[in-house]
Context: one part of a larger RNA
RNA sequence: CUGGGUGUAAAGGGAGCGCAGGCGGGAAGACAAGUUGGAAGUGAAAUCCAUGGGCUCAACCCAUGAACUGCUUUCAAAACUGUUUUUCUUGAGUAGUGCAGAGGUAGGCGGAAUUCCCGGUGUAGCGGUGAAAUGCGUAGAGAUCGGGAGGAACACCAGUGGCGAAGGCGGCUUACUGGACUGUAACUGACGCUGAGGCGCGAAAGUGUGGGGAGCAAACAGAAUUAGAUACCCUGGUAGUCCACACUGUAAACGAUGAAUGCUAGGUGUAGGGGGUAUCGACCCCUUCUGUGCCGGAGUAAACACAAUAAGCAUUCCGCCUGGGGAGUACGGCCGCAAGGUUGAAACUC
Numbered sequence: 001c002u003g004g005g006u007g008u009a010a011a012g013g014g015a016g017c018g019c020a021g022g023c024g025g026g027a028a029g030a031c032a033a034g035u036u037g038g039a040a041g042u043g044a045a046a047u048c049c050a051u052g053g054g055c056u057c058a059a060c061c062c063a064u065g066a067a068c069u070g071c072u073u074u075c076a077a078a079a080c081u082g083u084u085u086u087u088c089u090u091g092a093g094u095a096g097u098g099c100a101g102a103g104g105u106a107g108g109c110g111g112a113a114u115u116c117c118c119g120g121u122g123u124a125g126c127g128g129u130g131a132a133a134u135g136c137g138u139a140g141a142g143a144u145c146g147g148g149a150g151g152a153a154c155a156c157c158a159g160u161g162g163c164g165a166a167g168g169c170g171g172c173u174u175a176c177u178g179g180a181c182u183g184u185a186a187c188u189g190a191c192g193c194u195g196a197g198g199c200g201c202g203a204a205a206g207u208g209u210g211g212g213g214a215g216c217a218a219a220c221a222g223a224a225u226u227a228g229a230u231a232c233c234c235u236g237g238u239a240g241u242c243c244a245c246a247c248u249g250u251a252a253a254c255g256a257u258g259a260a261u262g263c264u265a266g267g268u269g270u271a272g273g274g275g276g277u278a279u280c281g282a283c284c285c286c287u288u289c290u291g292u293g294c295c296g297g298a299g300u301a302a303a304c305a306c307a308a309u310a311a312g313c314a315u316u317c318c319g320c321c322u323g324g325g326g327a328g329u330a331c332g333g334c335c336g337c338a339a340g341g342u343u344g345a346a347a348c349u350c
């Protein structure tokens, strides 16, 4: 390489859009590039192979045949691929109708709670722990009542509920805005799928500049524990956590399961629509589409398990794997302000 794989053994890119490329629905016609068949030419000799022969055998040599799986030209075929013309509507999209949602961005508003400040009442403790101490308090704390400031997060509702490509999204409200679903079948007529590079998105932590800072809290300080205690527990506490703009580009970024399409028993919840039945009406019941769960048959699987949301049966395209360690390291390249990221070996060793 041909292969075989990729939930847990090595292996699905964090996730999307998309150029090139690869692949691509139904019908009819044309062409004949691929494809298939025939014929002709060529495919030097030697070698290889088969048969026969010559050196006493063999190696070696000689003869004949086959082969040289290829290329060129030509004649034909038209199923499939391709190109092209016409056409179709089921794939895809558009339009109209209806509809659910923590989808996104920006602004405004609200209440509970913590902390702090001011004032009233009031007096000796409070706090904390396994037990204590550091700490706070007679300069009046803690408790309680009233007023004020400020920041962050939104109890209940809340649900293997919803939305989003993923990361993620949860008080209320306004504006702008993306996508899905149902249903009609009016319009376009294969316009599709995937996608190396590329482009934008991407939790937390971290970085830069400027704000903000209530609570929490790396670092740090103290009090304990202990043989020690650079910890666990306690009292404090700075970056940070929050906002704006810019960077970083990684996670057990997980369903450890790439995307798309079709097919293959059932049962039972739940969310959003449609149709029917029923009714005064809401329910109830039947059915259908989309999502989200559980159980389970065939089948698959090393087992665990998966099982129409497949890890089943098939097709297309992409990423990735090929014994453990060395090592996601070194070197080089690219990116970054840095931290570092990405690409990514070998010696040696078992």
Base pairs, nucleotide, nucleotide: 004321005320006319007304008303012318014201016199017198021194022193023192025088026087027086028085029084030083031082033081034080035077036076037075038074039073040072041071042070049065050064051063052062053061054060091191092188093187094186095184098181103177104176105175106174107173108172109171110154115149116148117147118146119145120144121143125136126135162169163168206247207246208245209244210243211242215241216240220236221235222234258317259316260315261314262313263312266295267294268293269292270291271290272289273288274287275286276285299306300305323350324349325348332343333342334341335340
Molecule: small-subunit ribosomal RNA, central domain
Organism: uncultured bacterium